[in-house]
Context: one part of a larger RNA
Molecule: small-subunit ribosomal RNA, 5' domain
Organism: uncultured prokaryote
RNA sequence: GAACGAACGCUGGCGGCGUGCCUAAGACAUGCAAGUCGUGCGAGAAAGUCACCUUCGGGUGGCGAGUAAAGCGGCGCACGGGUGAGUAACGCGUGGGUAAUCUACCCAAGGGUCUGGAAUAACAUCGGGAAACUGGUGCUAAUGCCAGAUAAGACCACGACGACUUCGGUCGAUGCGGAAAAAGGUGGCCUCUUCUUGAAAGCUACCGCCCCUGGAUGAGCCCGCGUUCCAUUAGUUUGUUGGUGGGGUAACGGCCUACCAAGGCUUCGAUGGAUAGCUGGUCUGAGAGGAUGAUCAGCCACACUGGAACUGAGACACGGUCCAGACUCCUACGGGAGGCAGCAGGCAGGAAUAUUGGGCAAUGGGCGAAAGCCUGACCCAGCAACGCCGCGUGAGGGAUGAAGGCCCUUGGGUCGUAAAGCUCUGUCGACAGGGAAGAAAGGUCGGGAGUCGAAUAGGCAUAGGCGUUGACGGUACCUGCAAAGGAAGGGCCGGCUAACUUCGUGCCAGCAGCCGCGGUAAUACGAAGGGCCCGAGCGUUGCGC
Numbered sequence: 001g002a003a004c005g006a007a008c009g010c011u012g013g014c015g016g017c018g019u020g021c022c023u024a025a026g027a028c029a030u031g032c033a034a035g036u037c038g039u040g041c042g043a044g045a046a047a048g049u050c051a052c053c054u055u056c057g058g059g060u061g062g063c064g065a066g067u068a069a070a071g072c073g074g075c076g077c078a079c080g081g082g083u084g085a086g087u088a089a090c091g092c093g094u095g096g097g098u099a100a101u102c103u104a105c106c107c108a109a110g111g112g113u114c115u116g117g118a119a120u121a122a123c124a125u126c127g128g129g130a131a132a133c134u135g136g137u138g139c140u141a142a143u144g145c146c147a148g149a150u151a152a153g154a155c156c157a158c159g160a161c162g163a164c165u166u167c168g169g170u171c172g173a174u175g176c177g178g179a180a181a182a183a184g185g186u187g188g189c190c191u192c193u194u195c196u197u198g199a200a201a202g203c204u205a206c207c208g209c210c211c212c213u214g215g216a217u218g219a220g221c222c223c224g225c226g227u228u229c230c231a232u233u234a235g236u237u238u239g240u241u242g243g244u245g246g247g248g249u250a251a252c253g254g255c256c257u258a259c260c261a262a263g264g265c266u267u268c269g270a271u272g273g274a275u276a277g278c279u280g281g282u283c284u285g286a287g288a289g290g291a292u293g294a295u296c297a298g299c300c301a302c303a304c305u306g307g308a309a310c311u312g313a314g315a316c317a318c319g320g321u322c323c324a325g326a327c328u329c330c331u332a333c334g335g336g337a338g339g340c341a342g343c344a345g346g347c348a349g350g351a352a353u354a355u356u357g358g359g360c361a362a363u364g365g366g367c368g369a370a371a372g373c374c375u376g377a378c379c380c381a382g383c384a385a386c387g388c389c390g391c392g393u394g395a396g397g398g399a400u401g402a403a404g405g406c407c408c409u410u411g412g413g414u415c416g417u418a419a420a421g422c423u424c425u426g427u428c429g430a431c432a433g434g435g436a437a438g439a440a441a442g443g444u445c446g447g448g449a450g451u452c453g454a455a456u457a458g459g460c461a462u463a464g465g466c467g468u469u470g471a472c473g474g475u476a477c478c479u480g481c482a483a484a485g486g487a488a489g490g491g492c493c494g495g496c497u498a499a500c501u502u503c504g505u506g507c508c509a510g511c512a513g514c515c516g517c518g519g520u521a522a523u524a525c526g527a528a529g530g531g532c533c534c535g536a537g538c539g540u541u542g543c544g545c
Base pairs, nucleotide, nucleotide: 001545004542006541007540008539009538010537013391014390015389016388017387018386019384020383021349026347028345030344031343032342035075036074037073040072041071043067048063049062050061051060052059053058082302083301084300091227092226093225094224095223096222097221098220101219102218106215107214108213110211111210112209113208114148115147116146117145123138124137125136126135127134128133155178156177158175159174161172162171163170164169184207185206186205187204188203189202191199192198228274229273230272235265236264237263240262241261242260243259244258245257246256247255277299278298279297280296281292282291283290284289304325305324306323307322308321327338328337329336330335355381357380358379359378363377364375365374366373367372394424395423396422404415405414406413407412428486431480432479433478434477438472442468443466444465445464447462450460451459452458489534490533491532492531493530494515495514496513500529501528502527503526504525510517511516
């Protein structure tokens, strides 16, 4: 000098955009942060209100209502959000490989969706328990579960042939054999009917379901290279290194296991110890380099501590389960409950870091056919000069160079056009009025043509019209109004280093980044006047270059 997630001192007008526990990965009261689907299924209220009856306690029925709580089932909960403890590692970065692999939802193509069966929760009832919760018996449904049928191609296994090959296999053609699937729902038309509901068959559309292929996306695994310090760490390793058989995985592999061999790594630094999440980047620097890894983005790891698996396409799973431990809480002492490194917030620690706010209007996500519901992701608002940027605190004019202060050689000089007085302006702030964009959709009406369809039912896609949806917020912005009115400080002035005099003090009191000042005329201490540098900031400290 430039920089900071800063802190401290003095001071402080406004706005925009950012940023804000760097320390205790300490322990947490309270609320919220992951649900959704009645177009899968059984079942099915209440408050309230109306009518009738009434022994005046209430009872019955309708509305409430196609849905609340609870339940079976589906999908989601592996995303999003947090943190940096651990990790010196294929963790990350970069470049490759997978002929050693998987991939729910999504897209494209092909084929199918047949026949049966047994349960179980809710519920009812009888129990146990203080509670958490839980046992017996009985009933019932499904897109829940099970069995069977069906398989052209494709799928799986095997055999012979050809081509290629990294010698493991792959591809082509061919033969034989085998295993393995499912689920329906809603709308429309038609028919019947008690004429409004309901029921059965058929056709059809939409949403689903099963098998298989390809794609897309995501992920797993492997390899080359790179990735801090200590040699005052020199040897290290027994599933260790390799092989065979077996097991295991989506998949290669000592990944696991039995046996066999005795190997493997290492001064090009093994092993051990210390420290540390890595990167894009960020800061600095002319660069090379050095330092760093807040915010934003990619990857990794973790979720009270340690261990484990279950479910699932995906987890060994932050707001799931089990076991153990520490801690906190409840208890009827028998036994139970909990996990903010999600958003707020309180305590503690600290030099130090914010609201127990609003909204799903937008963007994005989950579920749903949709309407919609959920979303502390997110969008906003609040607090903080923490940072960057912008603006203002007035402009013109004004010499008796006023008063006053300070200095003085007593002539004067200086503060100083500075002030006053005069003429104006109106940013910001205050008040008043107007007032957005961010909104396009979904919704509804509906034209013509397209498409599925036997169809002039219906559905899907689509032009156009109408109307609805804003947390921020009566905000931004615009206009008006009055009034110079409400808005300047901080550090420094010996040299480095821009800026000087007087008084006080007298090696005292004090200053100080370095050199150094102060012992009677101190431009260096303290004060005043003046000056210099910055300016809503200015200094100090810390830290890296």